[in-house]
Context: one part of a larger RNA
This record gives sequence, structure tokens and C1' cells, in this order.
RNA sequence: AGCGCAAGGUGGAUGCCUUGGCGAUCAAUGGCGAUGAAGGACGUGGAAAACGACGAUACGCCUCGGGGAGCUGUACUCAAGCUUCGAUCCGGGGAUUUCCGAAUGCGGCAACGCACGUGAGGUUAUACUCACGUAUCAUAAUCUGAAUUCAUAGGAUUAUGAAGCUAACGGGUGGAGUUGAAACAUCUUAGUACACCCAGGAAAAGAAAACGAAGUGAUUCCCUGUGUAGCGGCGAGCGAAAGGGGAACAGGCUAAACCAAAGGGAUUUAUCCUUUUGGGGUUGCGGGACUGUAAUGUGGGAUUCAUGAAGACUAGUUUAACGCUUUGGAAAAAGCGGCCAGAGAGGGUGAUAGCCCCUUGAGCGAAAGUUGGAUUGACCCUAUCAGUAUCCCAAGUAGCACCGGACACGUGAAAUCUGGUGUGAAUCUGUGCCGACCAUGGCAUAAGCCUAAAUACAUUGAUCGACCGAUAGUGAACUAGUACCGCGAGGGAAAGGCGAAAAGAACCCCUGUUAGGGGAGUGAAAUAGACCUGAAACCCUGCGCUC
Repeated sequence: AGCGCAAGGUGGAUGCCUUGGCGAUCAAUGGCGAUGAAGGACGUGGAAAACGACGAUACGCCUCGGGGAGCUGUACUCAAGCUUCGAUCCGGGGAUUUCCGAAUGCGGCAACGCACGUGAGGUUAUACUCACGUAUCAUAAUCUGAAUUCAUAGGAUUAUGAAGCUAACGGGUGGAGUUGAAACAUCUUAGUACACCCAGGAAAAGAAAACGAAGUGAUUCCCUGUGUAGCGGCGAGCGAAAGGGGAACAGGCUAAACCAAAGGGAUUUAUCCUUUUGGGGUUGCGGGACUGUAAUGUGGGAUUCAUGAAGACUAGUUUAACGCUUUGGAAAAAGCGGCCAGAGAGGGUGAUAGCCCCUUGAGCGAAAGUUGGAUUGACCCUAUCAGUAUCCCAAGUAGCACCGGACACGUGAAAUCUGGUGUGAAUCUGUGCCGACCAUGGCAUAAGCCUAAAUACAUUGAUCGACCGAUAGUGAACUAGUACCGCGAGGGAAAGGCGAAAAGAACCCCUGUUAGGGGAGUGAAAUAGACCUGAAACCCUGCGCUC
């Protein structure tokens, strides 16, 4: 030195565990904010650095309920206290709530500086202190008021509202590129990402100028139709609809004709024009107006107002049934003998417990707040038949031309919807559509508005999982968006486990030593000592063999 064996060190794999995550289902909820939010800064404790809690009334104050013996958070320790005159704790309501922040008196390098007005305290008087008010914009009212006579602009005051935040879901305006096409330009990625605006608990859409040949009868969502019909440098790719089956169902209001009133204007003094308001009217077997005629009660309501029941939520509460022996540190194990069960889900307890504890199943319960909407009333809406063919039935609209966009559809034979520019109708014997266009036949009534549910997403709670188990599962089981890095936008960790119980090693010894170790002691175990188990690489020691 190598090899082998043994005992250790180092190291932290593996096994076991779970406080934390991930996902699904169901239910509830879906906003907060000038009454100052979200988010922060700084403070508040007897000793107090951090987290959490709270705000100069500061680890808390008041009150109404629950609860019933301990309590002063995580969090040990000491001190000092509180508590059956009911504390701590749990729930409802209230008070307080520094400073910054939309931040709003002005300024500012956020958590700071400096004001003005009114009132109060204080002073001989200042000073000083406290409370309240003082931003902007919009709308409305009132008062004022230039150049410039009236007026207008402007100004002042008051009242009401807005402003900012918010994970996803929604509507709109604008809108890429990487990429794919094995290059690339049409095309694709994609109306995606992203930016901005606007919301709501949902949003949007919605009661046919529909579909398309059967007839159906608003919209939305799911399954299917279907990767079909089609579109497409007919490349890559894109990709319907009708129909069928389900979920959920709900339909309404205006404009106009006509009538009336009030105001204004014109005149031929009797009308006409016009504005506002009220009545009327709302449809496609066309409807309404108009002229006659009929009914006084029928049904409905998503809107408004009042009433607000049951139930639910926010603390809780009652609750069955087991003992002995053996092993063991410990019994829930084993043995023996019992019991309950509307409860043998689950968790804990010194090993594996229906009967030890918490629960569980089944019941009960609210002073206060929230939710819920039954019921009742008010209120609102609602219905006949006939005649006539005089009037009305949404205009810079429909249509057309050119250029775009959306439709699965890339200009194509390109209908349909829609924007810009130009042109420009008709009023039911009307008009649009049925994929160029025409005929015949059919369908529907544009150019006004509203509309629940089925649908999307998130948060919270409950339950569950052939989900993970500390290099996994969230980035985060621990002081985690922390430490740390970056001027900044931003990036972003590592880190769990003594034991049943701290019983966490009194005392002695070694020593420079609060380091470390040896005894002693605790414990079932200390090679369980700051720790479960403790693999391998690597290191050391002893013994054996070989050179």
C1' cells in the first nucleotide's frame, strides 16, 4: 500500500408519519369605497425582536345572547393581576379607529411640511391646543354679472351624484407577431395575445321583414347532425345550418292615424300651421284609426308601495352501551364473560377501542342581526261583433353603384348582415325574403324599446378522492412572495419529525472554555441528548492475509 472482516465517523437516501396542498360535487354568496376602500406606514404588551390582534378608549371599550371554571394570543418563563357579584372564550349589534393612500384645504421625494374660516379651551394680550369646514367635475336651483344697451360669457352659494379598488367570468373599441404552410407573399396562428372603455351577479342575446319546403313558431346552453355540406396558393388548413334529443320556458311597451286641452304663429274670424301634455293604438288567418254595436266583470303582473308568515344562516345543547386476567414502559392487543346500536363515519387517548374522550345517528335551540319571501291590500295591465276602403302602420330609411368588414363561405354564380361615399323609393293592389337573376308558389312585416330561467366564473362552507406525501403536493406544511438578487420592471429560494410525558440530564470530574467529553440521574430505549429510521459515496481505527 492493497484485499477481507469488525467497530465507528461523515452523510441524509429509504421506510413510516402529516399540520399543507391538488381536484371534484353540492349549497350559499357575489361586491368594497367620500359614513374615506383595497393596500400600507407608525404605534399599542410589566419584561416584547417577529407573526397575529388592536388603534392615543390601542393584546382592547360598551351592550345583547351563548357558556360554566379557569384566564392574561403564537409562547415557554418570571412578575403582577382577573374570575361563580360568572372571568377568559364563542356569536349578534354598537363605540373608538393615529398617519398615508381615490386622498379631496395647499404643497410634497406616500405615511411629511404649511395654511385659511367658524366655534371652544387657554392667555392681560399673543403664543399654544382641540373640534368642524375648505379639492375637482357633472346635474339642478338661487344670487350675481364683463367687453356691450338688453343680453351672453364668467363668478358665487346650496343640494345631489361621481371619482378609487377588485381573481375569473361578460359586452364593446382597436388589434399583433413568433408559429404552420416542412421556404414564402394570399392563407394560418387569430379576431388569439395585448391595450383601452363599460358593466353585472351574471353579462350578452331575445319575441321573426326567422328558418326552408316537412312544417316549425323568441332567445340561451348541452348532446347529436359532423369533421358532414361546403370554403381553401382546392395547399396548410378552416368548417356550418336545417332537423332530432334534452335543460329552461314568458311575453310585453312605444311611434303614427284619430280625439282633447294648453301655449305660439298666420290670416279670409272661421279655420289652418306648429309645440307640449293627456287619451287612443301596437298587429300579419294583416292590424289600427273612423262609423255603428256589446260587456261591468274575467284573468294576469317580471314593475311600484305596504304587510312581512314558515323556513334558513350567524353561538350552542341533550344523547346509548365494559369489565376481569395475561404480556408489556404503557392495553385499545390476546384470553374469558357481557352490553348498545336511528349511533360499527371519523379523530384522539402511552400498541390496533362501537361501549374511555371528542364526535357520530336522532332530537332541541336565538335577545340581536341577516336571509327568505308565504299571505293580504293598494297599484298596473287585459276581452265583443259588424260596416266602409277615407286615413295611418317607424326616411336620408330600404334599394342601387363603388370600396371595405362579418357571415364556415378567401369575389366567387355570392345571396344574407353590416361600415364609408354617392344616389335615393313605396304605405297593404305596399314592402322584404326563400343563396346570382326571372316567373310561379310560399314565408315574414325592417328602418323604436324592454324582458326572468336554463349558461359562464369566483369566493366561502360541507362532503368526497384507484390525488401528493416534504427534490412530491401550491413558489410557500416552517418568520414565504419571506431571506436574498436586480437602479427598475421583475426574479425568487432553502428550511417538517426527541419522547407517551421534558421526565430536556441535579450533582461530580477533565479543560483557557457559556465548546466538547466522562461519570451520575431520567426514560421502555440516550448508538431517542437537540435528537425517529439512518442506505451509498468518502474518512479513520483494530485484527487477519499478501507484497
This is a predicted structure of a 547-nucleotide part of an RNA (large-subunit ribosomal RNA, domain I) from an uncultured Candidatus Berkelbacteria bacterium. The prediction has a mean pLDDT of 83.